[in-house]
Context: one part of a larger RNA
Molecule: large-subunit ribosomal RNA, domain IV
Organism: Devosia ureilytica
RNA sequence: CUAUACUGAAGGAACUCGGCAAAUUGCACGCGUAACUUCGGGAUAAGCGUGACCUUGUACUGGGCAACCGGUAUCAAGGUGUCACAAAAGAGGGGGUGGCGACUGUUUAUCAAAAACACAGGGCUCUGCGAAGUAGCAAUACGACGUAUAGGGUCUGACGCCUGCCCGGUGCCGGAAGGUUAAAAGGAGAGGUUAACGCCUUGAAUUGAAGCCCCGGUAAACGGCGGCCGUAACUAUAACGGUCCUAAGGUAGCGAAAUUCCUUGUCGGGUAAGUUCCGACCUGCACGAAUGGCGUAACGACUUCCCCACUGUCUCCAGUAUAGACUCA
Numbered sequence: 001c002u003a004u005a006c007u008g009a010a011g012g013a014a015c016u017c018g019g020c021a022a023a024u025u026g027c028a029c030g031c032g033u034a035a036c037u038u039c040g041g042g043a044u045a046a047g048c049g050u051g052a053c054c055u056u057g058u059a060c061u062g063g064g065c066a067a068c069c070g071g072u073a074u075c076a077a078g079g080u081g082u083c084a085c086a087a088a089a090g091a092g093g094g095g096g097u098g099g100c101g102a103c104u105g106u107u108u109a110u111c112a113a114a115a116a117c118a119c120a121g122g123g124c125u126c127u128g129c130g131a132a133g134u135a136g137c138a139a140u141a142c143g144a145c146g147u148a149u150a151g152g153g154u155c156u157g158a159c160g161c162c163u164g165c166c167c168g169g170u171g172c173c174g175g176a177a178g179g180u181u182a183a184a185a186g187g188a189g190a191g192g193u194u195a196a197c198g199c200c201u202u203g204a205a206u207u208g209a210a211g212c213c214c215c216g217g218u219a220a221a222c223g224g225c226g227g228c229c230g231u232a233a234c235u236a237u238a239a240c241g242g243u244c245c246u247a248a249g250g251u252a253g254c255g256a257a258a259u260u261c262c263u264u265g266u267c268g269g270g271u272a273a274g275u276u277c278c279g280a281c282c283u284g285c286a287c288g289a290a291u292g293g294c295g296u297a298a299c300g301a302c303u304u305c306c307c308c309a310c311u312g313u314c315u316c317c318a319g320u321a322u323a324g325a326c327u328c329a
Stems, first nucleotide, its partner, number of pairs: 001324008010315002014313001019310001027051005036041001038158001052080006059072005081085001093308004098303002100300002105117002121156007133142003159295004164225003169222002171218005178213003184207002189202005226244005253287001254284001265281005
């Protein structure tokens, strides 16, 4: 010096991307326990006290004729010793505030455990049974020894309040009048050959399915959800008006957000000092309603910020033990 343990004056996160690591806490009993809440929880919330041993007493109780000898439980009083009595080991640090995901679960065997996946719940859609769908060339099998309260596909993701407008494009569903149209049907006509009958070749009109064109529907289908100009008796702003375009011009709610470029936006809070954090504002570069919107108790080896306790993380390092390294042999 390295690794693994242990100890440390004063301070106590000043360390650091970040309390990473370590320390604190830890058990039982008694007391006590907030916001919020889906009334179940939150909760071992938080916080406070006691704990060894001896003697005596109280309560209940067993044996014994009796003297007396026990047992159990808690309580009360007094006393004894230690630095230390849940004396070793084992054995929660706690609180507050946001974000995300409801939850318990699942996952990248060997750098990712999560906000990702799943989930109960919700919707749309297909399927009437020899079901749809899937595997197979097929027989056949699964679906299912099931039968629409069932099965398949797809999206969303507990719960609460909700889920706006657009069917022009793409898709899907329905329609069948017309247009287009394959094979096929049809056969006017034309050509070759022949003495002729014939044979061969070619062939217009017309008939002719699905599909497409066409006409409707459908967005918890794929998706989409504007611009310019003017206007109020300070100023500013524009409830109001004009105009262009569109299928329709973003509703409720939320908003510098896991989304905000400018940006460390501005104001407030917390700090002596805060690019983070919390609460607001709205100028949303480029939120927005099942590619779900906004809330939400409980839960989380998730994540942000703050506080208490605690500490060698640090100021600033020191010592001890063990194993190496190193020196000598």